Source information:
Predicted 3D model of a 1434-nucleotide RNA (small-subunit ribosomal RNA) from an uncultured bacterium. Rfam family: Bacterial small subunit ribosomal RNA. Its family is annotated with ribosome and structural constituent of ribosome in the Gene Ontology. Model confidence (mean pLDDT): 84 of 100.

């Protein structure tokens, strides 16, 4: 000093949290020692017990002991001790608490009308005499507490006389008054004691202590706004130490108050403590001052002092004793019990110090103090060794299994103070924050101070190792102050983040131009008092440091007083114009208000004409309408608003104003520069204005139109949208007081570049006509007021705003302080009501927000393209079958894949096997590696035989590895125990790799500089062109690049060159002929085909037309023309998109099983649903015969000619052929015939029979063939799919995988061989630029409201309990005042409680009753965000 948290991501705004620093602490874990301090913060709640104030014999009289002396032996006297008591001083100090108190109570500075016992100074005195009284002795009452009745007696106790002043009272009298004061009256006294003696009494002063006034400071709350009658002042009296309404009479009608009175709510105040840079801001515990209390309330009395904590009387409450008649009590003094409560010691010692109080002293007394005791409750200091020690021991922990780390850390070995013995926890380890693995948990247990952690690999939960911080302590709560500039005075905002009152006028207040005299009150200087001590801060200094102390100093911001300054600000006077006002002249306008007046439209009424249909709508109906509508023409009447003009115009303060004309009326501007002379500017409360709905009375009612009703629409449709239509919109008077009353921007002045419109002046200037000093036009300067746009500087989070400020100052005023609750609720005010203004909390969250950025998205927009629509051709979906998927069954129908991107998909082949699924039978180091050990080589491996459904067991037989240093050595193979381990199609594609699907062969995706912006980002990659292309030119703050594109590859057209056999003729030969022509593994061949290779050719290269270009349109030549047609080729990414079962792989999990081995079954079930298909429904076709053309591909467990058999699958027997050689043959077509339109000679399912191939094996469950049989089906409902040429459609071939094959799939391959595309409105997906957004999991987003469910806190509520303050009146204890009286007493006044009555105010509960806020997955609907589908909002 700052950090983390609103977003995908920034910037601001804003809150919330966090690190520091304290604490009279408490809680958990844990504890050596010592110093100094501190310790009921809660119930001022109750208290047992014992201490907490006595002291003096030098005031008294006694009693009583000890000693000595004397004696009459009774005692007496003296000395010395003790002390109940009467007398004196004290108890009013000290010590305690913080209830009460908002107060002259405290602080701080002042003042005048007092008092002070002891103390000191000074003056003057102490004279006579008296009469009681307790102790004490005799008695009485009573349970006790106590009370009482005669008697004796002392004093420094009272009393009375005398003397007294500079005392007090009367008071002439001097004087303006105070002061003074003659005269006259009044008031003392004590003794004690022999010793350095103490006291007594008046008066005068001091000193100390204390009482009384006053200026200024001194919390919340205006949801307390008016308070108050002794009130407020005055005479007089009375009271007191003393001033005053401190109390009475009278008289006056004062006093306070928005500078916040009166209430209400909280507290003792100060020095000072914490804490903060400071200014603040909280707090007053210990120590020190002051104040109020002493169970509660009242009341006095004693005394110098009290209205008295350990004193008195009352009166209440408690609580104790008791003979029930009556009494005692008061720990908020120290201990110490009990309650209460998270929580606060010891019924200790001592008077040695320091003090106080008594005494003349010794001395006594003292729970003040001074010690110790408990308590980590704080702060300071100190220890739990020091050096030296690698086998880097042992054990943990982790491991890549190599180590690595705990860790010189231990051990050991040597030193020290030694001692009974030498003894460390706490927390924390994702980020803020120092410090990390391992295992356990499995949104669970649990953590969290914030945001967030936890759904099988958690550094965030447990627990262990390790590391970090601290240290006799560590956390954790709680409370303050910081950080927080998050109340801003230093130090902040208000256009859109939370803020500008809807306007104006105005009160009080604030504030305000020039000059000049004054004043000095603020303000500045200087002195002088004070601003107790501690405390803080500096310095020296005492305990071994420290904490703690001690000295000095220095600070105490304040406050009083004098003195001097006058710049500013203020006061008091006197002058002046520029501010502001008047005054002249002119100007412009929907500025207000009131009669009056006009024409269009619309409705309605009456005539005429007229004849079906109006009308309304996305489409309709409801409606009118032959009793004549709608439509046209005349004429009548109603009300309401005023088209063009008219605008970015124009008044007004704002609401607002709008046809014309009259009358009143308010304002603004301009020029004059005549007049007053700061007359100004805001402006809490106040006032008055104030759209729309909306209320009350009257009227008016053409149009439109809340509510209401009726027609569509719709899943509803209490809407949108149509028809009628009641309030109401007018008028008049009268509330209401609200708006998204907006520029979301207060009002006033001054000040700072401009540009371009507009609207009203004014001056200069030209032209015109005239009455030549006016008029009309004009196009521009220039000046002034308005209104707008664009923009330098500034300014702002941006956005923007910019002389009409959100710049840059000045004055005043109004509002803001997270977001919801809540423009609420209670209270109060206004208001007929509706309802306005004013204005909260509890609870609850961690955000709520503003402005701009990238993206996605709109039932936004412009622009592009695609078999995307359209245009065509031919399908699906209707039959059947076939093949997959769902579902459903099942013992099991293994598993995956699920819009599009799953569904003839993984599978390019399930009868066994495959296979992973069930059923049954077996093995358990295993079917399968790799090591160790042990045997065997008479292994292994084969044959036989028997159980067994087999695997598998049994037996029996046959079998005889290789080197070699000759060793049961070596290798190798196999058995075999056992141990490592195998083995898993177990499970997580959301831990992965690697591969695939899609978007999409779509044209995009980024970097590096460099430049804009606070920044996220932009720019590059806009604009205009152009292409299939971010193809490519132009521009251009950009300039270059890299992955896509394209190009380079492969196929295919077209030519040349090689090469050329198995390929090959149109020649040639030969052999046959119907003389056409046919064969021929004869032959020749490179000009032709054909293969393989290897060049060539296509570039918009020429022309021409646009065109800046790029590139387009056309045309030439060419085998091919604009990327010739195909193909592999897939950019950054997206869908946690698919694969753990293809392989491969983290982490789990299973081991006599989830591993293997085997047999048989399943994967083929079938009520049903849905995808790709094939075969058809027929004539462009079916059968039937003749007959012609292909290409790729395979082929030796192969593919198999020709021949024979059989109707045929297909047998048989075989030739060729590792293949340009054999296999080898194509079907639509083509020619010829028949069928004649029908369920057919069409279809060909299903079913019966026989057969034939594959395989151990064709039941479940194979193809294939023949004979019968002859279903459904005549072209296909909504809706749907491919396709733009050698392409659809249509024909048949071939391959893979395969023993076969359920292939009608899948990959190719050649034949025949079309139709259409106006064109881009719509639908689909893309793609660019813009826009708008509340989305970012990104529209399959988001979100709202009602009802149900549960929890919470508050609010209302009939009522009901309880408190607090006062206020009438009623009773009235102590006590006091005032009368009366010789006295007991007695009467009257005041008086605490109580006690009655209506209130007032605060709280606690209330059935129930609205509303709120909260809670993973409830209803119902879609309001809001996109033109959110009717813009939204006030």
């Nucleotide at each position: 000093a700052g950090a983390g948290u609103u977003u995908g991501a920034u910037c601001c705004u804003g809150g919330c949290u966090c690190a520091g620093g304290g604490c009279g602490a408490a809680c958990g874990c844990u504890g050596g020692c010592g110093g100094c301090g501190u310790g009921c913060c809660u119930a001022a709640g109750g208290u047992a017990u014992g201490c907490a104030a006595g002291u003096c014999g030098a005031a008294c009289g006694g009693a009583u002991c000890u000693u000595g002396u004397c004696u009459u032996c009774g005692g007496a006297c003296a000395a010395g001790g003790u002390u109940a008591g009467u007398g004196g001083c004290g108890a009013a100090c000290g010590g305690g608490u913080g209830a009460g108190u908002a107060a002259c109570g405290c602080g701080u500075g002042g003042g005048a009308a007092c008092g002070u016992a002891c103390c000191c100074u000074c003056g003057a005195c102490a004279c006579g005499g008296g009469a009681a009284u307790a102790a004490c002795c005799c008695g009485g009452a009573g349970a006790a507490a106590u009370c009482u009745g005669g008697g004796c007696u002392a004093a420094u106790a009272c009393c009375c006389g005398a003397u007294g002043g500079u005392c007090u009272c009367u008071a002439a009298g001097c004087g303006c008054a105070a002061u003074c004061g003659a005269a006259g009256a009044g008031u003392a006294a004590a003794g004690c004691u022999u010793u350095u003696g103490c006291g007594g009494u008046c008066g005068a002063g001091g000193a100390c202590c204390g009482g009384c006034c006053c200026g200024c400071g001194u919390c919340c709350u205006a949801u307390c706004a008016g308070c108050u009658u002794g009130u407020u002042g005055g005479u007089g009296a009375g009271g007191u130490a003393a001033u005053g309404g401190c109390u009475c009479a009278c008289c006056a009608a004062g006093g306070c108050a928005a500078u916040g009175a009166c209430g209400g709510g909280u507290a003792g105040g100060g020095g000072g403590u914490g804490u903060g840079a400071g200014a603040g801001c909280a707090c007053g515990g210990c120590c020190c001052c002051c104040c109020a209390c002493a169970a509660u309330g009242g009341c006095a009395c004693u005394g110098a002092g009290a209205u008295a904590a350990g004193g008195g009387c009352c009166a209440u409450a408690c609580u104790c004793c008791u003979a029930c008649g009556g009494g005692a009590g008061g720990c908020a003094g120290c201990a110490a019990u009990c309650a209460g409560g998270a929580a606060u010691c010891u019924u200790g010692c001592g008077c040695a110090a320091u003090g106080c109080u008594c005494g003349c002293a010794a001395g006594a007394g003292u729970g003040a103090c001074g010690c110790a005791g408990c308590g980590a409750c704080g702060c300071c200091g100190c220890g739990u060794g020091a050096g030296g020690g690698a086998u880097g021991a042992a054990g943990g922990c982790c491991u890549u299994c190599g180590g690595g780390u705990u860790g010189u850390a231990a051990a050991c070995c040597u030193c020290u103070u030694u001692u009974a013995a030498a003894u460390a926890g706490c927390c924390a380890c994702g980020g803020c924050u120092a410090a990390c693995u391992a295992c356990g948990u499995g949104c669970c247990a649990g953590c969290a101070g914030c945001a967030g952690c936890g759904g099988u690999c958690a550094a965030a939960c447990g627990u262990a190792g390790g590391u970090g911080g601290c240290a006799a302590g560590c956390g954790u709560u709680g409370c303050c102050c910081g950080g927080u500039c998050u109340u801003a005075u230093u130090g902040g905002g208000c256009g859109u983040a939370a803020a500008g009152a809807g306007u104006a006028c105005g009160u009080a207040g604030g504030u305000c131009u020039u000059c000049c005299c004054u004043u000095a009150a603020g303000u500045u200087u200087c002195a002088a008092g004070u601003g107790a001590a501690a405390u803080c801060c500096c310095u020296c200094u005492g305990c071994u440091c420290a904490a703690c102390g001690g000295a000095g100093g220095a600070a105490u911001g304040g406050c009083u007083u004098g003195a001097a300054a006058u710049a500013c600000u203020g006061g008091g006077g006197g002058a002046a114009u520029u501010g502001a006002g008047g005054c002249a002249a002119g100007c412009a306008g929907a500025g207000g208000a009131a009669a009056g007046c006009g024409g269009a439209a619309u409705c309605u009424c009456g005539g005429g004409a007229g004849g079906a249909g109006g009308g309304g709508u996305g489409a309709a109906a409801u409606c009118c309408a032959g009793u004549g509508a709608u439509c046209c023409c005349c004429g009548g009447g109603a009300g309401a608003a005023c088209a063009c003009c008219a605008a970015a115009g124009g008044c007004g303060a704002a609401g607002g104003c709008a046809g014309c004309u009259u009358u009143c009326u308010g304002g603004g501007c301009u020029u004059g520069a005549u007049c007053u002379g700061a007359c100004g500017c805001u402006g809490a409360g106040g006032u008055a204005c104030g759209a729309a709905a909306g209320c009350g009375u009257g009227g008016g009612u053409a149009g439109c139109g809340a509510a209401a009703c009726g027609g569509a629409u719709u899943a509803g449709a209490u809407a949108c949208c149509c028809g009628u239509g009641u309030a109401g919109u007018c008028c008049a008077c009268g509330c209401c007081c609200u708006a998204a009353a907006c520029g979301a921007u207060g009002g006033a002045c001054a000040c700072u570049a401009g540009g371009u419109g507009u609207u009203c002046g004014g001056u200069c200037c030209c032209c015109g006509a005239u009455u030549u000093a006016u008029c009309g036009g004009g196009a521009g300067a220039u000046u002034g007021a308005g209104u707008g746009u664009c923009g330098a500087a500034g300014c702002u989070a941006a956005c923007g705003c910019g002389u009409u400020a959100a710049g840059u100052g000045u004055c005043c005023c109004g509002c803001c302080u997270g977001g919801g609750a809540a423009c609420u609720a209670c209270g109060g005010u206004c208001g007929c009501a509706a309802g306005g203004c004013u204005a909260a909390a509890a609870c609850u969250c961690a955000a709520a927000g503003g402005a701009a950025u990238u993206g996605g998205c709109g039932g936004g927009g412009a622009c592009c393209c695609g078999c995307a629509c359209a245009a065509g051709c031919g399908g699906u979906g209707g039959a059947g079958c076939g093949u997959g998927u769902g579902g459903u069954u099942u013992a099991a129908u293994u598993c995956g894949a699920u819009g599009a991107u799953a569904a003839c998909c993984g599978a390019a082949g399930a009868a066994c096997c495959u296979u992973a699924c069930c059923a049954g039978g077996g093995c358990u180091u295993g079917a399968c590696a790799u090591g160790c050990c042990c045997g065997u080589c008479a292994u292994a491996u084969c044959c036989u035989u028997g159980a067994g459904a087999a695997a598998u067991c049994a037996a029996g037989g046959a079998g005889u590895c290789a080197g070699u240093u000759c060793g049961g050595c070596u290798g190798g193979a196999c058995g075999g125990u056992g141990c490592a381990c195998a083995g898993g199609u177990g499970u997580u594609g959301c831990a992965u790799g690697g591969c695939u699907g899609u978007c999409g062969u779509c044209a995009g995706c980024u970097c590096g500089a460099g430049u804009c912006g606070u920044g996220a980002g932009a720019u590059g990659u806009a604009u205009g062109g152009u292409u299939a292309a971010g193809u490519c030119c132009c521009a251009u703050a950009u300039c270059g690049a890299g992955c896509g594109c394209a190009a380079c590859c492969c196929c295919u057209a077209c030519c040349c060159u090689g090469u050329g056999u198995u390929a090959g003729a149109a020649u040639c030969c030969g052999c046959c002929u119907u003389c056409g022509g046919g064969c021929g593994c004869g032959a020749u061949a490179a000009u032709g085909u054909c293969a393989c290779a290897g060049g060539g050719a296509a570039c918009u290269g020429c022309c021409u037309c646009g065109g800046a270009a790029a590139c387009g349109g056309g045309g030439a030549g060419g085998a091919a023309g604009g990327u010739g047609g195909g193909g592999a080729c897939g950019a950054c990414g997206u869908c946690a998109a698919g694969u753990c079962a293809g392989u491969a792989u983290u982490g789990c999990c299973c081991u006599u099983a989830u591993g293997u081995c085997c047999u048989g079954g399943g994967c083929g079930a079938c009520a049903c649903a849905c995808g790709c298909g094939c075969u058809a429904c027929a004539a462009u076709g079916g059968c039937c015969g003749g007959u012609a053309c292909a290409a790729u591909a395979g082929g030796u467990u192969g593919c198999g000619a020709c021949g024979a058999g059989g109707c045929a699958a297909c047998u048989c027997u075989a030739a060729g052929c590792u293949a340009a050689u054999c296999c080898u043959c194509a079907a639509a077509g083509c020619c010829g015939g028949u069928c004649u339109c029908a369920g057919u000679u069409c279809g060909g399912a299903u079913u019966g029979g026989g057969g034939u191939c594959u395989g151990a094996a064709a039941c479940u469950c194979g193809g294939c063939c023949c004979c019968a049989u002859g279903a459904a089906g005549u072209u296909g409902g909504a809706a749907u799919c491919g396709c733009u040429a050698g392409u659809a459609a249509u024909c048949g071939c071939c391959g893979g995988u395969c023993a076969g094959c359920c292939a009608u799939a899948c990959g190719g391959c050649g034949g025949u061989g079309a139709a259409u595309a106006c064109g881009u409105u719509c639908u689909c997906g893309g793609g660019u630029c813009u826009u708008g957004c509340a989305c970012a999991c990104a529209c399959c987003g988001c979100c709202c409201g009602u009802c149900a469910a549960u929890u919470g806190g508050g609010g209302a509520a009939a009522g009901u309990u309880g408190g607090g303050a006062a206020u009438g009146c009623c009773c009235g204890a102590a006590c006091u005042c005032c009368g009366a009286g010789u006295a007991u007493u007695c009467g009257g006044g005041g008086g605490a409680a109580g006690g009655c009555a209506g209130g007032c105010u605060c709280a606690g509960c209330g059935a129930u009753c609205a509303a709120c806020a909260a809670u993973a997955a409830g209803u119902c609907g879609u309001a809001a965000c996109a033109a959110g589908g009717u813009a939204a909002c006030c």